Predicted 3D model of a 507-nucleotide part of an RNA (small-subunit ribosomal RNA, 5' domain) from an uncultured Actinomycetes bacterium.
[in-house]
Context: one part of a larger RNA
RNA sequence: GGACGAACGCUGGCGGCGUGCUUAACACAUGCAAGUCGAACGGUGAUGGCCAGCUUGCUGGUCUGAUCAGUGGCGAACGGGUGAGUAACACGUGAGCAACCUACCCCAGACUCUGGAAUAACCAUGGGAAACGAUGGCUAAUACCGGAUACGAGACGCACACGCAUGUGUGGUGUCUGGAAAGAUUUAUCGGUCUGGGAUGGGCUCGCGGCCUAUCAGCUUGUUGGUGGGGUAGUGGCCUACCAAGGCGAUGACGGGUAGCCGGCCUGAGAGGGCGACCGGCCACACUGGGACUGAGAUACGGCCCAGACUCCUACGGGAGGCAGCAGUGGGGAAUAUUGCACAAUGGGCGCAAGCCUGAUGCAGCGACGCCGCGUGAGGGAUGACGGCCUUCGGGUUGUAAACCUCUUUCAGCAGGGAAGAAGCGAAAGUGACGGUACCUGCAGAAGAAGCGCCGGCUGACUACGCGCCAGCAGCCGCGGUAAUACGUAGGGCGCAAGCGUUGUCC
Numbered sequence: 001g002g003a004c005g006a007a008c009g010c011u012g013g014c015g016g017c018g019u020g021c022u023u024a025a026c027a028c029a030u031g032c033a034a035g036u037c038g039a040a041c042g043g044u045g046a047u048g049g050c051c052a053g054c055u056u057g058c059u060g061g062u063c064u065g066a067u068c069a070g071u072g073g074c075g076a077a078c079g080g081g082u083g084a085g086u087a088a089c090a091c092g093u094g095a096g097c098a099a100c101c102u103a104c105c106c107c108a109g110a111c112u113c114u115g116g117a118a119u120a121a122c123c124a125u126g127g128g129a130a131a132c133g134a135u136g137g138c139u140a141a142u143a144c145c146g147g148a149u150a151c152g153a154g155a156c157g158c159a160c161a162c163g164c165a166u167g168u169g170u171g172g173u174g175u176c177u178g179g180a181a182a183g184a185u186u187u188a189u190c191g192g193u194c195u196g197g198g199a200u201g202g203g204c205u206c207g208c209g210g211c212c213u214a215u216c217a218g219c220u221u222g223u224u225g226g227u228g229g230g231g232u233a234g235u236g237g238c239c240u241a242c243c244a245a246g247g248c249g250a251u252g253a254c255g256g257g258u259a260g261c262c263g264g265c266c267u268g269a270g271a272g273g274g275c276g277a278c279c280g281g282c283c284a285c286a287c288u289g290g291g292a293c294u295g296a297g298a299u300a301c302g303g304c305c306c307a308g309a310c311u312c313c314u315a316c317g318g319g320a321g322g323c324a325g326c327a328g329u330g331g332g333g334a335a336u337a338u339u340g341c342a343c344a345a346u347g348g349g350c351g352c353a354a355g356c357c358u359g360a361u362g363c364a365g366c367g368a369c370g371c372c373g374c375g376u377g378a379g380g381g382a383u384g385a386c387g388g389c390c391u392u393c394g395g396g397u398u399g400u401a402a403a404c405c406u407c408u409u410u411c412a413g414c415a416g417g418g419a420a421g422a423a424g425c426g427a428a429a430g431u432g433a434c435g436g437u438a439c440c441u442g443c444a445g446a447a448g449a450a451g452c453g454c455c456g457g458c459u460g461a462c463u464a465c466g467c468g469c470c471a472g473c474a475g476c477c478g479c480g481g482u483a484a485u486a487c488g489u490a491g492g493g494c495g496c497a498a499g500c501g502u503u504g505u506c507c
Base pairs, nucleotide, nucleotide: 001507002506003505004504006503007502008501009500010499013374014373015372016371017370018369019367020366021332026330027329028328030327031326032325035074036073037072040071041070043068048063049062050061051060052059053058054057081285082284083283091209092208093207094206095205096204097203100202101201105198106197107196108195109194110193111192112191113147114146115145116144122137123136124135125134127132154176155175156174157173158172159170160169161168162167183190184189185188211257212256213255218248219247220246223245224244225243226242227241228240229239230238260282261281262280263279264275265274266273267272287308288307289306290305291304310321311320312319313318338364340363341362342361346360347358348357349356350355377407378406379405380404387398388397389396390395411448413443414442415441416440417439421434424431425430451496452495453494454493455492456477457476458475462491463490464489465488466487472479473478
C1' cells in the first nucleotide's frame, strides 16, 4: 500500500447493487416451512334444482354434489440448513466397470383374458385422564391373492463371431423353470403389464495431487493371500469355515495434533504466500449413540424402533418433544437483521385440467457492513467589512470567504400522470407481491444536507496561550523538569470525505 462476512470511537443527506451469528453442532416459547389426486374406491352428505304428499312449512323421493376423515396412488430420498465429524478414494483431476442399479421421461415391440377372499372407513360393545387402543359385524377399489396366455426375458448347453485373463455378443439353435396386467372419465384421452434401447441420476475400482509432527519407529490377526460357501444391484475379507504366513514402513507405516474438499477469493511483477464468507460442484451431519423397515432410490432434518441426557403433560397407571428450515427468544460474544408481503414471475410436488401446496424463490423491512454513483449550489463580488487569531502595533491572516447582485433546482419535499416484468391460464370477465414503486411532467425556494484524522522527523501541514518529568502523548526514534511547532485549548494549515480514524487478521 492492498484486502475484510469485521468490530470500536466521532460523525452521518440520497440512491443502486451486494452483504449480514466468524462465538455455544448451546437450549428453544409461538407461527409457518410437504403435500396433492373425487378422472383409482366405498362412505359422509352442506347447498341448490325438480317431483309428490299435505298439517303451507315440514316430510318423502330424485338429480347435483361443497365438505370431512378413511382405503389407494404419486411425492415426501428434491428443494432448504449447518461444518460437528472426517487426513479418507472424502475431495480434485484422469481413466476403468467384459462386475452394476436407475421411479417419473423419450423411442420401439408385444399385450391388457378370467376368477376369488379380505380390510379400513362405518355400526355396536366396552377400555384409558390423555396419547391411544380392543372385540364383534358390514362394504369397495387402479389395495390383496389365484388361474390362463408369453413375442420378449431368465437358467443351462451347442454353433458362429469377436475380444481385454476371467470372458462378451447373436431377432442363430436346443432343453428347462417359474412368472404379467387395471381400470377411469366429460369418449377424447389418461392409464396398466412384459421386453429392448435411450436419457438422466447414482454405485464400485484404480493412477496422480493437496496440512503439521520422529520429543510418534516399528504397525497389523480378518491382519495379507487362497479355496468352498453366504451376502449384495454388483466386484471384493464385505461376512463365514478351512489352509498358507503373509501385508505395511525413514519415498515416514503406526500414533498424536489440526482441518470439510474444490471451482475460486485476497495479495504479489511473477514465483509464491494466505484463505475456503457470499455464489456454484462434491461430501458429511440432523438432540447423542445404535438399528433396521418402506421404497426405483434413505446420512431417511420436519419417518419408525431401542438406549441415554434434557424439557414438557399427567388422574402417577402412563405419555409427548427435537429450529444445524424461515422468522423469532434466552444464552455466549467486540459483533451480525423482520415472529413482514406474495405465489405475480422462475423452479418444484400432485393433478387430464382448473387448481392446491411451496419461509425454495420473487420482493419488501433493518444495519454507511462493503462497492459504486449523486448532492450539500453556480457565476460575479474589495474601500479586502464585522468578528476571531497573530503582531515588530505599521500591519498580517481567516479571505472572494461572508454580506450583496445575477442565476440554476440535481437529490430530498408537494401535486398530476404512471409502467415493463404476462410467457401463461381462463369460455369470457380477468389475473403483479414488489407498488401508486421505477419513470415522466409540473410547483416552490439556496432553500433541508459535513465531518473526521493529523500538523517534531519518518510525512503533506505552525503559531499563540495554559501546564511545568505534573497532567499527558507515543507506530519507531522519542516529547514534557517555566518561552514545548511533540501534552491541553485556540487560530491557522494539511489530508481524505458521507465518511474519517483506531484495533484485529492476511499478503
Background
Rfam family: Bacterial small subunit ribosomal RNA. Gene Ontology terms of the family: ribosome and structural constituent of ribosome. The coordinates come from a structure-prediction model, not an experiment, and the mean pLDDT is 82.